Small-subunit ribosomal RNA, 3' minor domain from a Sphaerochaetaceae bacterium, 145 nucleotides, folded computationally.
The sequence was found in a public genome assembly.
The coordinates come from a structure-prediction model, not an experiment, and the mean pLDDT is 81.
Context: one part of a larger RNA
């Protein structure tokens, strides 16, 4: 490899990452409530008892028992926090080629382009405001030759 150029969006097919997501599993963790082990403690009119104290009784100690607060596990309920999974949804990357068009570069054939509103298969169109980073024609001013 230069208008037979370049170029935009829908639509289709692949893949690829996300993002919502009823649902469901895991996991952490919190709040409140039930139960409540061992074990300190505390208490008790029971029960047993060698060393202390009495001449004895009997006491003090100690031990068992019951009991009481505390209290680990383990129950239920309710929210949280995290993965993991998922029907279904949304838009995004990439792709040789595909489909519809033809938006935008040359006044791109309606000048673009930016905001915003509402249409629209899509690109987009249309109103309004605004840029010029618009060509084209005319005249001014300036600069160079």
């Nucleotide at each position: 490899c230069a208008c037979c150029g370049c170029c935009c969006g829908u639509c289709a097919c692949a893949c690829c990452a996300u993002c919502c997501g009823a649902g469901u599993c895991u996991g952490g963790g919190g709040u409140a409530c039930c139960c409540g082990a061992a074990a300190u403690c505390g208490c008790c009119a029971g029960c047993c008892u060698a060393a202390c104290c009495g001449c004895a009784a009997g006491g003090g100690g100690g031990g068992c028992g019951g009991u009481g607060c505390u209290g680990a596990a383990g129950g239920u309920a309710c929210g949280c926090c995290a993965g993991g999974u998922a029907a279904g949804g949304g838009g995004g990357g990439u792709g040789a080629a595909g489909u519809c068009g033809u938006a935008a570069c040359a006044a791109g054939g309606u000048a673009g382009c930016c905001g915003u509103a509402c249409c629209g298969g899509a690109a987009g169109g249309u109103g309004c405001g605004g840029c010029u980073g618009g060509a084209u024609c005319a005249c001014c001013u300036c600069c160079u030759u």